[in-house]
RNA sequence: GGGUUCGUAACUCAGGGGGAGAGUGCUACCUUGACAGGGUAGAAGUCGCGCGUUCGAUCCGCGCCGAACCCA
Repeated sequence: GGGUUCGUAACUCAGGGGGAGAGUGCUACCUUGACAGGGUAGAAGUCGCGCGUUCGAUCCGCGCCGAACCCA
């Protein structure tokens, strides 16, 4: 330098045109003498960044940034 895959909640990840989600974790309450466990409720996201396509983009296209691997 070229190629492939990936980037979504604090962490691990799903979702691939119209509602942003799960598990774990976190907060409050209930349960206990207390802890753990269990139950109920809740908060937390510029969907890596920019431009474009579209009525509408996390999703499609292009560029850039970052990570892993392969080729040179």